[in-house]
């Protein structure tokens, strides 16, 4: 220094069909349940989709650039 991949909620080797309602499990809060925890079970809150521009009626998704991270190459 040059290639590839990767970046979505605290947290994940995560999901969203070929651009069309941003979800899931765990964690967390709250409510049953217990003599009391813990499990169980039912409800709820949490997101500038890494950051900045393009394209588009419409972008987590397509191009552009930076950042970070992982590999490989030198």
């Nucleotide at each position: 220094g040059c290639c590839a991949g990767c970046g979505u909620a605290g947290c994940u080797u995560c999901a969203a069909u070929c651009g069309g309602c941003a979800g899931a499990g765990c964690a967390c809060c709250g409510c049953a349940u217990u003599c009391g925890u813990a499990a169980u079970g039912c409800g709820g809150g949490g997101g500038u989709u890494g950051u900045g521009g393009g394209u588009u009626c419409g972008a987590a998704u397509c191009c552009c650039a930076c950042c970070g991270c992982u590999g490989g190459c030198u």